[in-house]
Molecule: transfer RNA
Organism: bacterium
């Protein structure tokens, strides 16, 4: 170089046109407890990699390009 395939919340991921984008762990605060942990309840957290492009609408389709992974040379 070329083919593929990922990129979304601190982490690991789900959403594959239809309206302000989810869940598990993590975290904050809080209830149980003599404490912690384990449970239970409320919460904070996202330019859905970056620029465009179709659509009445794009996380989702399309085309660039960035990064990383896996195979070819």
């Nucleotide at each position: 170089a070329c083919a593929c395939g990922u990129g979304u919340a601190g982490c690991u991921c789900a959403g594959a046109g239809g309206u302000a984008a989810g869940a598990g762990c993590a975290c904050u605060g809080u209830g149980c407890u003599u404490a912690u942990a384990a449970c239970g309840c409320a919460g904070g957290g996202g330019u859905c990699g970056c620029g465009g492009g179709u659509u009445c609408a794009a996380u989702c389709c399309c085309c660039g390009c960035c990064a990383c992974g896996u195979g070819u040379a």